[in-house]
Molecule: c-di-GMP-I-GGC riboswitch aptamer
Organism: Nitrospinota bacterium
């Protein structure tokens, strides 16, 4: 580098509650903890999801999910291999 231990030090934080912001998906603070070797970052691909717009089969726009799967960057410890 690859690779992930009943290791060692630590890290994040699901549901769901409360405040808020947003038309909505959903974010954002606390609380909570299901769970997570990148559950950091990133919207590039594919996918889901939300608004809107065509008379419309359906297709376009705009926007959101990074804990959907893939991909980039970057990063703690090292036993066994």
């Nucleotide at each position: 580098c690859c690779c992930g231990a009943u290791a060692a030090a630590g890290g994040c934080a699901a549901a769901c509650c409360c405040g808020u912001c947003g038309u909505g998906a959903g974010g954002c603070g606390g609380g909570g903890g299901c769970g997570c070797a990148a559950a950091g970052c990133u919207a590039c691909g594919g996918g889901u999801c939300a608004g809107g717009u065509c008379a419309g089969c359906g297709a376009c726009c705009u926007g959101a999910c990074a804990g959907c799967c893939g991909g980039g960057c970057u990063g703690c410890c090292g036993g066994a291999g």